[in-house]
RNA sequence: GCAGAUAAAGGCAUACCCAAUGAAAGUUGGGGACGCAAAGUUACCGGCCUACAGGCAUUGUGCCCAAGGCAGCGGAACUACCUCAU
Numbered sequence: 001g002c003a004g005a006u007a008a009a010g011g012c013a014u015a016c017c018c019a020a021u022g023a024a025a026g027u028u029g030g031g032g033a034c035g036c037a038a039a040g041u042u043a044c045c046g047g048c049c050u051a052c053a054g055g056c057a058u059u060g061u062g063c064c065c066a067a068g069g070c071a072g073c074g075g076a077a078c079u080a081c082c083u084c085a086u
Stems, first nucleotide, its partner, number of pairs: 003083002011036002016031006034072001040078003044075003047070004054064004
């Protein structure tokens, strides 16, 4: 440096529930584990979600969108623990 075992140590935590927060998506804390070898960090590229306000159409609401979010959707960048079975 590559790699990541039906191994060891340690770590994270899906759905769901409770509380807080937010217009919402979502986020934070507690419980809880579906999974994860970067499930650590960054919205840079693609993608997805929401859309209070605003715009258009219209009175059932629909569409667009400033903006917000997702890193556990993929890519990219940065950083890092353990192990040497392969």
c-di-GMP-I-GGC riboswitch aptamer from uncultured Ferrimonas sp., 86 nucleotides, folded computationally. It matches the Rfam family "c-di-GMP-I-GGC riboswitch aptamer". Its Rfam clan is "c-di-GMP_I riboswitch clan". The coordinates come from a structure-prediction model, not an experiment, and the mean pLDDT is 84. Taxonomically the source falls in Ferrimonas (Bacteria, Pseudomonadati, Pseudomonadota, Ferrimonadaceae). It was read from a public genome assembly, where an Rfam model found it.